[in-house]
Context: one part of a larger RNA
RNA sequence: CUGGGUGUAAAGGGAGCGUAGGUGGAAAGGUAAGUUAGGAGUGAAAGAUACGGGCUUAACCCGUAGUCCGCUUUUAAUACUGUCUUUCUUGAGUAUGGGAGAGGAUGACGGAAUUCCUGGUGUAGCGGUGGAAUGCGUAGAUAUCAGGAAGAACACCGGUUGCGAAGGCGGUCAUCUGGCCCAAUACUGACGCUGAGGCUCGAAAGCUGGGGGAGCGAACAGGAUUAGAUACCCUGGUAGUCCCAGCCGUAAACGAUGGACACUAGAUGCUGGAAGAGUCAAUCCUUUCAGUGUCGUAGCUAACGCGUUAAGUGUCCCGCCUGGGGAGUACGCUCGCAAGGGUGAAACUC
Numbered sequence: 001c002u003g004g005g006u007g008u009a010a011a012g013g014g015a016g017c018g019u020a021g022g023u024g025g026a027a028a029g030g031u032a033a034g035u036u037a038g039g040a041g042u043g044a045a046a047g048a049u050a051c052g053g054g055c056u057u058a059a060c061c062c063g064u065a066g067u068c069c070g071c072u073u074u075u076a077a078u079a080c081u082g083u084c085u086u087u088c089u090u091g092a093g094u095a096u097g098g099g100a101g102a103g104g105a106u107g108a109c110g111g112a113a114u115u116c117c118u119g120g121u122g123u124a125g126c127g128g129u130g131g132a133a134u135g136c137g138u139a140g141a142u143a144u145c146a147g148g149a150a151g152a153a154c155a156c157c158g159g160u161u162g163c164g165a166a167g168g169c170g171g172u173c174a175u176c177u178g179g180c181c182c183a184a185u186a187c188u189g190a191c192g193c194u195g196a197g198g199c200u201c202g203a204a205a206g207c208u209g210g211g212g213g214a215g216c217g218a219a220c221a222g223g224a225u226u227a228g229a230u231a232c233c234c235u236g237g238u239a240g241u242c243c244c245a246g247c248c249g250u251a252a253a254c255g256a257u258g259g260a261c262a263c264u265a266g267a268u269g270c271u272g273g274a275a276g277a278g279u280c281a282a283u284c285c286u287u288u289c290a291g292u293g294u295c296g297u298a299g300c301u302a303a304c305g306c307g308u309u310a311a312g313u314g315u316c317c318c319g320c321c322u323g324g325g326g327a328g329u330a331c332g333c334u335c336g337c338a339a340g341g342g343u344g345a346a347a348c349u350c
Stems, first nucleotide, its partner, number of pairs: 003322004007304002012318001014201004021194003025088007033081002035077008049065006091191001092188004096183004103177007110154001114150008125136002162169002206247006215241002220236004258317006266295011299306002323350003332343004
């Protein structure tokens, strides 16, 4: 390379948009590039292979055949693919009417709690632990009442509920805004799918500048524990956690499961619609579409398990894997302020 694989053994890119490319629905007609069939030319000879022959045999030599699976050209065929033209509506999209939602951005507001400050009451403890101590407190703490300030997070509702491409999103209201679902028609007419590069988004931590700082809390300090204790426990506590602007670009970024389409038993929850029956009050029942769970048939799987939300049966496209260590290291290149990221070996060794 051909293959075989990619939930857990090595392997799905963190996610999306999309360029090139690859691939692509139904009908008719043209063409004949691919394709198929026949012909012609060429594919040197020698060698090799098969058969036959000649030297007594063999080596050696001679003949014939096939092969050289190719290329060029010509004639024909037209099912499939391509291409051109015309048409279609089921894929895709647009319009109309409804619907649900922690989807995003900005602003305003709210209550509980915490800490701090001021004042009142009040007196000797509080706090903390396995037990203690460090710590706080007669300069009046803890407790309790009233008032004030600040920052951060939004109890209950809350739910294997919902929304989002993923990361993720949870007090209330307003404004702006993206996507999705359902119903019935109308319209466009394959406009689709995937996507190397590329671009954008991307938790936490970290970085730069400016703010903010209640609680929590790496580092650090002290107290304990212990043989020791650079820990676990306790008392403090700086960065950080929060906001604005800009970087970083990684995660067990997980469903450890790429995307799209089609097909293949069911049962039972939940969410959002629609229709019908029933009732006109709700509930409930039937059917159906979209989503989200549990169980399970066939089938698949090394097993575990998956099972219409497939890991089943197929098609298309992309990423990736190819024994362990060395190593996600070195070197080079590239990105970054840095931290570091991306790409990514070999010697050697088992």
Molecule: small-subunit ribosomal RNA, central domain
Organism: uncultured organism